[in-house]
Order: sequence, then C1' cells, then structure tokens
RNA sequence: AGCUCAUCCAGAGGGGCAGAGGGAACGGCCCGUUGAAGCCCCGGCAACCCUUCCGCCGGUCCUCGUGACACGGAGUGACGGCCAAUGACGGCCGCGUCCGACGAGAAUUCCGGUGGGGAAGGUGCCAAUUCCGUCCCGUGGCGAGAUCCGCCCCGGGGAAGAUGAGAG
Repeated sequence: AGCUCAUCCAGAGGGGCAGAGGGAACGGCCCGUUGAAGCCCCGGCAACCCUUCCGCCGGUCCUCGUGACACGGAGUGACGGCCAAUGACGGCCGCGUCCGACGAGAAUUCCGGUGGGGAAGGUGCCAAUUCCGUCCCGUGGCGAGAUCCGCCCCGGGGAAGAUGAGAG
C1' cells in the first nucleotide's frame, strides 16, 4: 500500500518560531498579513483500544427433580466377549455410567453481551455536519412545464475520505 469491522449533525485553543497558503481530489463556498501550512511548548475534548469499579442478562461450574424408545458424544468402568500379544499392557463389540432435553435452586470461579462510571497508558482530535455537493432513488417547488430538459429545497442509500481496532 491493499483487506475486514465500527464510527463520522456532539465536544475541545492559547503561546513561540515561521511567512503564504489552507479546508484530501474537482466544483462551490469559506478560512488566512487582525498571520495559512509546517515545527515546538503548554492546555483541553472524546472514549476506539484499556479498566483489579457498579448493575443487569445469557452461558459455564455445582446440587436436586422430571423425562429418557431411538440416536450421538465421553481423559467413563475392580464388567463381559472376541482378536492381537508376553516387553505385550492394546484394538473392536456389547453392557453399564455420565452428558446431550425440560424445570428449580445455590453460587459468582470463568467466558460473553449490555448499561453506567473511570482516564494512568497507546492512538486520535480541538473553524464551518467529513463545510456543502459529486453517483443512484424518491417527495416537493420554479421555468409556457403533463412528458422530456434545466435549476432549486428536502429525505434515503452509495462512492470517496478520515480515525480506531483487527487479520494476513
């Protein structure tokens, strides 16, 4: 660089150096010599990652009960049969046990989800909704304007971009 997922109408700026650009592209519209980009210092916002905080929910774990024909599974067995075998201690089948369904209880170990709280650290961010539009669909308005066309408002979805997390 590319891929996947989530978010993008909220929020938060001062100083120093510097000296003409900046808001991704294009169009529009803005910001900028009352100082742009960039760099440095300090401050802040937010909560993606994070959290040994609180609550709720589900699962796991434990106990009890109901059901249990068949089927499936098992780090299951002083069991039975068969096969192999004596440096071998196994394989297969059967039977039994437990689990897989439902309900109740206990517990809060672990896992996951969700709501709230926190902010040390890793990022990010601190004009304008990602400043608006760009492609598609729809409602409405204007132009003689039903169709078509052009322009405009609004709504929905994309594209592109930004940021984070993750995978290879």
The prediction has a mean pLDDT of 78. SAM riboswitch aptamer (S box leader) from Streptomyces hainanensis, 168 nucleotides, folded computationally. NCBI's taxonomy places the organism under Bacteria, Bacillati, Kitasatosporales, Streptomycetaceae, Streptomyces.